[in-house]
């Protein structure tokens, strides 16, 4: 990179660093020097996979692998994102 399935109206952020962008792209609409992105530390949310407990209720837990923590995936359109599997 290709492909299959599931989910995407709930939920959850502070500090340091940094110094102008960010919300994938396009159109809109927003966020941002009352400090954007990125990086670091600590914290939190969730429960896709694993583990454990329970034993058939799509249960509990949150240790491990991911993910996520402005706005319904921010909104419309094509689409995109994340997880698990396949070749």
């Nucleotide at each position: 990179a290709u492909u299959u399935c599931a989910u995407c109206a709930a939920g959850a952020g502070u500090a340091g660093u940094g110094g102008a962008g960010g919300g994938a792209c396009u159109g809109g609409c927003c966020c941002u020097u009352u400090g954007a992105a990125g990086c670091u530390a600590c914290g939190g949310c969730a429960a896709c996979c694993u583990a454990u407990c329970a034993g058939u209720g799509u249960g509990a837990c949150a240790a491990g692998g991911u993910g996520c923590c402005a706005a319904u995936u921010c909104c419309g359109u094509g689409a995109g994102a994340u997880g698990a599997g396949a070749a």
Notes
Predicted 3D model of an 87-nucleotide RNA (SAM riboswitch aptamer (S box leader)). The sequence was found by an Rfam model in a public genome assembly. Its mean pLDDT, the model's own confidence on a scale to 100, is 82.